[in-house]
RNAcentral holds the sequence, with entries from Rfam. A computed fold for a 103-nucleotide RNA from Paenacidovorax caeni, annotated as SAM-I/IV (S-adenosyl methionine) riboswitch aptamer. It matches the Rfam family "SAM-I/IV (S-adenosyl methionine) riboswitch aptamer". Gene Ontology terms of the family: S-adenosylmethionine metabolic process and regulation of gene expression. Clan: SAM clan.

RNA sequence: AAAGCACAUUCAGAGAAGAGCUGACGCUCUCGCCAACCUGCCUCCGGGGCAAGGUGGUAAGCCAAGUGCGAUGUGGCCCUCAUGGGCAACCAAGCCGGUCAAG
Numbered sequence: 001a002a003a004g005c006a007c008a009u010u011c012a013g014a015g016a017a018g019a020g021c022u023g024a025c026g027c028u029c030u031c032g033c034c035a036a037c038c039u040g041c042c043u044c045c046g047g048g049g050c051a052a053g054g055u056g057g058u059a060a061g062c063c064a065a066g067u068g069c070g071a072u073g074u075g076g077c078c079c080u081c082a083u084g085g086g087c088a089a090c091c092a093a094g095c096c097g098g099u100c101a102a103g
Stems, first nucleotide, its partner, number of pairs: 006074005015031001017030005032058003037054003040050003044098004061069002063066001076087004
């Protein structure tokens, strides 16, 4: 790195956008938007929130309807053979409850 196992989601939401490639189907990049899976922020924990970093999506998931199939997520980047070491995460908002400590 890939694969396997496991957990969660696959209701809704959001540009038939621009550029490039292709005979075509389509693919890649950029920006916007949606969502909130991971990292981060709101002291610790839970809830709730933000949307910066990383994904994903942005013209219908499928069917034989099941503990089915498919898909997505379970942070990212740099150095190192590896062990290991290091880096970034804006502005703003700055809530509710709980625990501990101090006074």